[in-house]
RNA sequence: UGCUCGAUGGCACAAUGGUACUGCGCUCGGCUGUUAACCGAGAGAGUGUUGGUUCGAUUCCAACUCGGGCAG
Repeated sequence: UGCUCGAUGGCACAAUGGUACUGCGCUCGGCUGUUAACCGAGAGAGUGUUGGUUCGAUUCCAACUCGGGCAG
């Protein structure tokens, strides 16, 4: 320098055009002599940045940033 993959709650991830899913963790409650386990409920992200397309973008397009891989 080129090619390629990725960036989404605290963590790990899903969603291929229509208001972002699930698990772990966290908070509250139930159960228990207590803790753990188990059961129920809840809070927490608008998706790396900037712009574009669209009625509508996590999703499509462009540039850039950061990280992994390959080539030179």

The prediction has a mean pLDDT of 83. The RNA shown here (transfer RNA) has 72 nucleotides and comes from Holzapfeliella saturejae. The sequence is in RNAcentral, with records from ENA. Its Rfam family is "tRNA". By type it is a transfer RNA. Lineage of the source: Bacteria > Bacillati > Bacillota > Lactobacillaceae > Holzapfeliella.